Bacterial RNase P class A from Usitatibacter sp., 311 nucleotides, folded computationally. A source record names the gene rnpB. The coordinates come from a structure-prediction model, not an experiment, and the mean pLDDT is 77. The RNAcentral record of the sequence draws on ENA. Rfam family: Bacterial RNase P class A. Rfam classes the family as a ribozyme. Its family is annotated with tRNA processing, ribonuclease P activity and dimeric ribonuclease P complex in the Gene Ontology.
[in-house]
């Protein structure tokens, strides 16, 4: 020093200006308003696996149907994560692998070959048999495979797991209308008709209860939580102590603009450097969590290999 494995990390940084959502506080003319604090990601994504919570179901048991599959441990669980065997690929460092059973029973096997899992016979030789035909030894050739066995990510069969739908779950609250019950009133003339009377018209009016819509409200963010140290484990992880609150919106905020410096393009110079150009790639929460998976400019840090060169 070149070329590479492997696990992690950043995702522009301070500082001002106006907005927008949410909380705490004050103040209010109840319409807001003023100060303070917060306010998108490593994948918020796809909605794959798992689970918390909510509503149905539901006493277990059993078939059906999905699903998983060396051993061993981890997690609230996982089809996830670690160790570890064996198998493949790789000089290596690593990387991948649905990796139980084919003496239970079915199925499948291009091409080439005579023949392909049912049985059968290309060529030589030997025996039986008048003969079709049958029996044995030998042999080449094709092929992944040639009678012996392959493929279980094809059905099976063992073992174990799985009830369904999902925050548009689910719970209060509650207009307009239009039907539903109940009562009062009314064809002896109500109500429309207005402060009261008549006159006139003519079959409903009024109430008050319940269901459910549109509207709101909760659900709604303190949670298998986030950082630090110690200890137990090879690891995945657990424990114990201490510290902190970390978006909660809802036709849906989380924006815009300035300044300074950094960083990647660019240009210009032998070079020191100077100028441009403006935040750069995937991407935007929607009931929350653990996970795979997919998309990513630009870098960065740690430990390894392999070659080559120098002592």
């Nucleotide at each position: 020093g070149a070329a590479g494995c492997a696990a992690g990390c950043c995702a522009g940084a301070c500082g001002g200006u106006c907005g927008c959502u949410g909380c705490g506080u004050c103040c209010u003319u109840c319409g807001g308003g003023g100060c303070g604090c917060a306010g998108a990601g490593g994948a918020a994504a796809g909605u794959c696996g798992g689970g918390a919570c909510u509503c149905c179901a539901u006493c277990g048991g059993g078939c059906a149907g999905c699903g998983u599959a060396g051993c061993g441990g981890g997690u609230a669980a996982c089809u996830c994560c670690c160790g570890u065997c064996c198998g493949c690929c790789g000089u290596g460092a690593g990387g991948c692998g649905a990796g139980g059973a084919u003496c239970a029973g079915a199925g499948c096997a291009a091409c080439a070959g005579a023949g392909a899992c049912g049985a059968g016979u290309c060529u030589g030789g030997g025996g039986g048999g008048u003969g079709a035909c049958u029996c044995c030894c030998a042999g080449g050739g094709u092929g992944a495979a040639a009678c012996g066995g392959g493929c279980a990510a094809u059905c099976u069969c063992u073992a174990c797991g799985c009830g369904g739908a999902g925050c548009a779950a689910c719970a209060c609250c509650a207009a307009a209308u239009a039907g539903g019950c109940a009562g009062a009133c009314g064809u002896c003339g109500a109500c429309g008709u207005g402060g009261c009377c008549c006159a006139c018209c003519g079959a409903g009016u009024c109430u008050g209860c319940g269901g459910g819509u549109a509207g709101g409200u909760g659900g709604c963010u303190c949670g298998a939580g986030c950082c630090g140290u110690g200890c137990g484990g090879c690891a995945a992880c657990g424990c114990a102590c201490g510290g902190c609150c970390c978006a909660g919106a809802g036709g849906a905020a989380u924006g815009a603009c300035c300044g300074u410096c950094a960083u990647a393009g660019c240009c210009c110079g032998c070079a020191a450097g100077g100028g441009c150009c403006g935040u750069a790639a995937c991407a935007g929460a929607a009931u929350c969590c653990c996970g795979c998976u997919u998309a990513u400019c630009g870098g960065c840090u740690u430990g390894c290999u392999u070659c080559a060169c120098a002592u």